[in-house]
Context: one part of a larger RNA
RNA sequence: GAGUAACGAUAAAGGAGGUGAAAAUCCUCCUCGCCGAAAGACCAAGGGUUCCUGCGCAACGUUCAUCGGCGCAGGGUGAGUCGGCCCCUAAGACGAGGCCGAAAGGCGUAGUCGAUGGGAAGCUGGUUAAUAUUCCAGCACCGAUCGUAGCUGCGAUGGGGUGACGGAGAAGGCUAGACUGGCCUGGUGAUGGUUAUCCAGGUUUAAGCAAGUAGGCUGAGAUUCCAGGUAAAUCCGGAGUCUCCCCUUCAGUGGGAAAGUCGAGAUGUGAUGACGAACCGCUCUUAUACGAGCGGGAAGUAGUUGAUGCCAUGCUUCCAAGAAAAACCUCUAAGCUUCAGGCUACGGGCGACCGUACCCCAAACCGACACAGGUGGUCGGGUAGAGAAUACCAAGGCGCUU
Numbered sequence: 001g002a003g004u005a006a007c008g009a010u011a012a013a014g015g016a017g018g019u020g021a022a023a024a025u026c027c028u029c030c031u032c033g034c035c036g037a038a039a040g041a042c043c044a045a046g047g048g049u050u051c052c053u054g055c056g057c058a059a060c061g062u063u064c065a066u067c068g069g070c071g072c073a074g075g076g077u078g079a080g081u082c083g084g085c086c087c088c089u090a091a092g093a094c095g096a097g098g099c100c101g102a103a104a105g106g107c108g109u110a111g112u113c114g115a116u117g118g119g120a121a122g123c124u125g126g127u128u129a130a131u132a133u134u135c136c137a138g139c140a141c142c143g144a145u146c147g148u149a150g151c152u153g154c155g156a157u158g159g160g161g162u163g164a165c166g167g168a169g170a171a172g173g174c175u176a177g178a179c180u181g182g183c184c185u186g187g188u189g190a191u192g193g194u195u196a197u198c199c200a201g202g203u204u205u206a207a208g209c210a211a212g213u214a215g216g217c218u219g220a221g222a223u224u225c226c227a228g229g230u231a232a233a234u235c236c237g238g239a240g241u242c243u244c245c246c247c248u249u250c251a252g253u254g255g256g257a258a259a260g261u262c263g264a265g266a267u268g269u270g271a272u273g274a275c276g277a278a279c280c281g282c283u284c285u286u287a288u289a290c291g292a293g294c295g296g297g298a299a300g301u302a303g304u305u306g307a308u309g310c311c312a313u314g315c316u317u318c319c320a321a322g323a324a325a326a327a328c329c330u331c332u333a334a335g336c337u338u339c340a341g342g343c344u345a346c347g348g349g350c351g352a353c354c355g356u357a358c359c360c361c362a363a364a365c366c367g368a369c370a371c372a373g374g375u376g377g378u379c380g381g382g383u384a385g386a387g388a389a390u391a392c393c394a395a396g397g398c399g400c401u402u
Base pairs, nucleotide, nucleotide: 013031014030015029016028017027018026032399033398034397035396040379041378042377043376046359047358050357051075052074053073054072055071056070060068061067080141081140082355083354084353086119087118088117092113093112094111098107099106100105122139123138124137125136126135142351143350145348146347147346148345149344150343151342152341153336154335158331159330160329161328166318167317168316169315172311173310174309177305178304179303180302181301182203183202184201185200186199187198204274205273208269209268210267215262216261217260218259219244220243221242222241223240224239225238226237228236229235245256246255247254275300279296280295281294282293283292284291319322365374366373381393382392383391384390
């Protein structure tokens, strides 16, 4: 220079009360304003205690501070089912032997790892200052194991099936949700009117189990043979014969039925339960108000609309032809065959370890900052609208720390 520029989005504040040494800034209430495909809610990554409570204000906070993501102390993360670990493999990595190379080392078979993918099983309500699909209540489910009973050809690192997959498009059936009526509870207007066809709020309930619908796919069963599936096979594949309802065709040609299989939703049950407002009763706290706990406590239905969600990894169509392996089902080999093993039902006990607080389009992550930047996924209501645009609102959250 200069007590100058600046104090980081122009979403916005005002009033009353409280606390306190002190209040524009903290707390409570009232009014106002802003977001609302977000400036709301939940995860992944990342961070790592920032979460909650008490005490505190030197420093940090672009001002103040009684407040705080700040200081100090104490507390807080509860799982067979959520995610990991585990089983399985992809790209890729490592790699016994091996090949190559002055050395170091490089490549690579068997194999071992490696999720961003495949693989068993949980929902609703309640509860804490702070956790909850984890605690509690109720109702479920899965796996291996042991026992009992009944039945019984079991057996894999091998064979087969399945798992198992692209883009685009169209139609259908549903549901979540929304809206409206009915029903339940409450209200009757401080300003002209409002007992009304008025106003406000509510009308919620899961997984599982039962049966198997709309719909998708496949003809079904028996039997004979076989240079295929590296051995075997009753399995798969190939070829033949026979049986089976209806319509159709020159024709076992085509379609359908039946049967099998997959399959949303609805229905019943779950639930004589839970939830559920005013209000009533009891108890506690406080200076009062407020508040907290316990118990009782209503209706709980119909129609319309309707998804980008489910049926659906479906169907149609196209060419560029769209992972693998395990789990699962089945077949036998060696072997076992009074055993062992397998299947079904019931019952008993068992299910370890790690994560779980909190932020997560952000003041807690990446940007030296409490930085107008960046950051993957899920939900995403109303009125108008083609719409997730836009405008105004709900739930919820904020007024961006002079």

Predicted 3D model of a 402-nucleotide part of an RNA (large-subunit ribosomal RNA, domain III) from a Pseudomonadales bacterium. The coordinates come from a structure-prediction model, not an experiment, and the mean pLDDT is 80. The RNAcentral record of the full RNA draws on ENA. It matches the Rfam family "Bacterial large subunit ribosomal RNA".